[in-house]
Context: one part of a larger RNA
Molecule: large-subunit ribosomal RNA, domain II
Organism: Candidatus Heimdallarchaeota archaeon
RNA sequence: GCCAGGGAGUUUAUUUGAGUGGUGAGGCUAAGGUGAUAUUGUAACCGUAGGGAAACCAAUCAGCCCGCAGCAAUUGCAAGGGGCAACGUGUGAAAGCGCGUGAAAUCACUCGAAUAAGAUGCGAAAGGUGCCGAUCUAUGCGUGACCAGGUUGAAGUCGUGGGAAACUGCGAUGGAGGACCGAAGAGGUAUUGAUAUACAACUCAUUCUUCUGAGUUGCGUAUAGUGGUCAAAGGCCAAUCGAGGCGCCUGAUAGCACAUUCAUGCAGAAGUGGAGCCGCAGUCCAGCGUAGCACGAGUAUGAACCGUUGGUAGAGUACAGAAAGUGUUGGAAUGGGGAGUAAAAUCCUCGCCGCACCAUCUAACUCCGAAUGACGUUUCUACUUAGACUGCUGCAGUUGGGUGUGUCGCCGUAAGGGUGGCAACCGAGAAGCGAAUAAGCUAGACUUGGGUUAAGGGCCCCAAAUGUUGAUUAAGUGUAAAAAGCGAAGGACGUCGUAUCGCAAAGACAAUGAGGUGGUUGGCUUAGAAGUAGCAAUCCACUAACAAAAGUGUAACAACUUACUCAUCGAGCGGUACGGCUCUGAAAAUGGACGGGGCUAAAAUCAACUCCCGAUACCCAAGGGCACUAUCUUCGUAUAGUGAUCCGGUAUGCAUGCGAUUGGCGAGGAUAGAAGUGGGUUAGUGAUAACCUGUGGACCUCGUUAAUGUGUAGAUCCUGGU
Numbered sequence: 001g002c003c004a005g006g007g008a009g010u011u012u013a014u015u016u017g018a019g020u021g022g023u024g025a026g027g028c029u030a031a032g033g034u035g036a037u038a039u040u041g042u043a044a045c046c047g048u049a050g051g052g053a054a055a056c057c058a059a060u061c062a063g064c065c066c067g068c069a070g071c072a073a074u075u076g077c078a079a080g081g082g083g084c085a086a087c088g089u090g091u092g093a094a095a096g097c098g099c100g101u102g103a104a105a106u107c108a109c110u111c112g113a114a115u116a117a118g119a120u121g122c123g124a125a126a127g128g129u130g131c132c133g134a135u136c137u138a139u140g141c142g143u144g145a146c147c148a149g150g151u152u153g154a155a156g157u158c159g160u161g162g163g164a165a166a167c168u169g170c171g172a173u174g175g176a177g178g179a180c181c182g183a184a185g186a187g188g189u190a191u192u193g194a195u196a197u198a199c200a201a202c203u204c205a206u207u208c209u210u211c212u213g214a215g216u217u218g219c220g221u222a223u224a225g226u227g228g229u230c231a232a233a234g235g236c237c238a239a240u241c242g243a244g245g246c247g248c249c250u251g252a253u254a255g256c257a258c259a260u261u262c263a264u265g266c267a268g269a270a271g272u273g274g275a276g277c278c279g280c281a282g283u284c285c286a287g288c289g290u291a292g293c294a295c296g297a298g299u300a301u302g303a304a305c306c307g308u309u310g311g312u313a314g315a316g317u318a319c320a321g322a323a324a325g326u327g328u329u330g331g332a333a334u335g336g337g338g339a340g341u342a343a344a345a346u347c348c349u350c351g352c353c354g355c356a357c358c359a360u361c362u363a364a365c366u367c368c369g370a371a372u373g374a375c376g377u378u379u380c381u382a383c384u385u386a387g388a389c390u391g392c393u394g395c396a397g398u399u400g401g402g403u404g405u406g407u408c409g410c411c412g413u414a415a416g417g418g419u420g421g422c423a424a425c426c427g428a429g430a431a432g433c434g435a436a437u438a439a440g441c442u443a444g445a446c447u448u449g450g451g452u453u454a455a456g457g458g459c460c461c462c463a464a465a466u467g468u469u470g471a472u473u474a475a476g477u478g479u480a481a482a483a484a485g486c487g488a489a490g491g492a493c494g495u496c497g498u499a500u501c502g503c504a505a506a507g508a509c510a511a512u513g514a515g516g517u518g519g520u521u522g523g524c525u526u527a528g529a530a531g532u533a534g535c536a537a538u539c540c541a542c543u544a545a546c547a548a549a550a551g552u553g554u555a556a557c558a559a560c561u562u563a564c565u566c567a568u569c570g571a572g573c574g575g576u577a578c579g580g581c582u583c584u585g586a587a588a589a590u591g592g593a594c595g596g597g598g599c600u601a602a603a604a605u606c607a608a609c610u611c612c613c614g615a616u617a618c619c620c621a622a623g624g625g626c627a628c629u630a631u632c633u634u635c636g637u638a639u640a641g642u643g644a645u646c647c648g649g650u651a652u653g654c655a656u657g658c659g660a661u662u663g664g665c666g667a668g669g670a671u672a673g674a675a676g677u678g679g680g681u682u683a684g685u686g687a688u689a690a691c692c693u694g695u696g697g698a699c700c701u702c703g704u705u706a707a708u709g710u711g712u713a714g715a716u717c718c719u720g721g722u
Base pairs, nucleotide, nucleotide: 001722002721003720004719005718006717011117012116013115014114015113016112017111018110019109020108021107022106023105026046027045032040033039034038050057051056060085063084064083065082066081070077071076086101087100088099089098090097091096120259121258123256127249128248129247130246131245132244138223139222140221141220142219143218144217145216146215147213149181150180151179152177156173157172158171159170160169161168162167185210186209187208190206191205193204194203225241227237228236229235262657263656264655265654266653267652272286273285274284276283277282287398288397289395290394291393292392293391294390298383299382300381302380303379304378306376307375308374309373314368315366316365320362321361322360325357326356327355328354330353331352335350336349337348338347339346401426402425403424405423406422407421408420409419410418411417431442432441433440446623447622448621449620450619451618452617456613457612458611459597460596461595465610467609468608469607470606471605472604478599479598490584491583492582494581495580496579497578498577499576500575501574502573503572511568512567513566514565515564517541518540519539523535524534547562550561551560552559624647625646626643627642628641629640630639631638632636658711660708661707662706663705664704665703666702667701668700669699676695677694678693679692680691681690682689683688
């Protein structure tokens, strides 16, 4: 893991709501008794009166109006209902205000909930109390035992020297030491070795420490749990220690985790506001859900016209504030620097405060000022006597939300970032499309069959055009609606288009051939300066044309090009601006992704057209459910209708059913084969049921009613098996 069995909202009391039944201004007994599923018991309790803290006082025998159902029938009456008035009481000087008043309760049963109890099941670490432990281990005490061998050689003593002496040298002897090496013993350093369901819940190997001492060790004995013992590690006190083990309190408590068992039908949320809370994993109130009841006519978050409202976006500079520059024969009590003087005066300049001009800004500026919005009248639309809206009552759940969605903000360089408003969607929503995909596009799925479309697609994978017309792209650009999955500024004599300007058969543009001169090496400068280091100037002549020279070059010249001109050639050429596609800019780790194959007058891009495919959408047909209406000598599993505007659904509410076990009552079956069980068929939306056949060999079922230890896949669930 699997299989079988067990396994979780129960019981009692009290309170409360709904339904059903009994009695009804009353209802009903409790303990107890007796002739005991009956009866008695009337104490008590609830109701029949309230108001007031209390003292205390104490209510309409329905006065008026509206009005649903109903009855009547054209005008009303009007139970229940609503509005006044009146009354009781408390308060108040009063006005007034609060609560109450024109009779419905009570008992039982069933179901929903609350409270108290273990209270749906399982789950702490803990806390308290009483016992049991020092055969492990810590320390003390008593009494015993043990430590191979070797080394070193303290004091003292003796001998012999030195010395006046104190004292001292040398040689022997001697045998000290928490001395040394090292077995047994004790320990446990390193290999961060082996082992790793081990030989072992701490072992094995090698290595290492110590080994006459604060040494090791046997037996006996003492100390006990807020206690011991401790050369002190929070160590140890029987594999248990920052408070031992065992029993009991104990089903401790858990706002937390996990689990919580049959079916179908109807409706269907919230992750927000508030309050207090050691409150932020929770609770309470409101909001939003559901079910029932009451009332009886309008309701609306829809649309349009019109009217009213406003100070945002924008705009502007009239106010407030900010702010660059310029001007100023406006101002200043003592601004800085400079000039000037004996010192001043005085002058120049940079500032300061104003003013003017030009240019610019603002959430907390406004001379202005939208759209959207808000409110109101009217009309339309939607819902509504098949009962809306509103109100009351029972039962909830929710109070961690999310979004690469649209839009309007704020914070942030930004982020699959943070935080708000409005709307939508996911949450709780399937299906088709987007390669795959919570929230993007289409679209809101009762069942079955057929058809038509939507989004998106039509070369193949893959249903449908290798469709038509015109253009572009050569980059495999691209084949990506958005997003995950990007591609910028800048640059391009890549190519296409539009506009405009200029040149051109009196011959353009490009190319080729020829020329490209003289005054002059112009003047100045300079070592030199000759077109070409620099400065100033930049004329004249000859010409088809030719610069006082646009570059290369030289020390300076020279030399080579260019401008400019002619010839050859013979038709378009050049510039500017804007636009389309494309290129560049462009770097990431295994080889690699337009979903893939593949695609180039496309299967790419732009523009236009025709056809087709394609959903649970829409249409058609049939069926089911649910809701509602009508009918009835029958009240139901009936009959006949209506539903374009009902049938997605988590939490949750409500309703109707299936099955199990055991009683009561009624009715049955079974050796001509009960229950159980293997296989099959049929019926039902389903829980399930019936039947057939084999096995089996003795009990079983149906209807109704009552009661539950009443339904398992889950809980690292429990027990057993495998």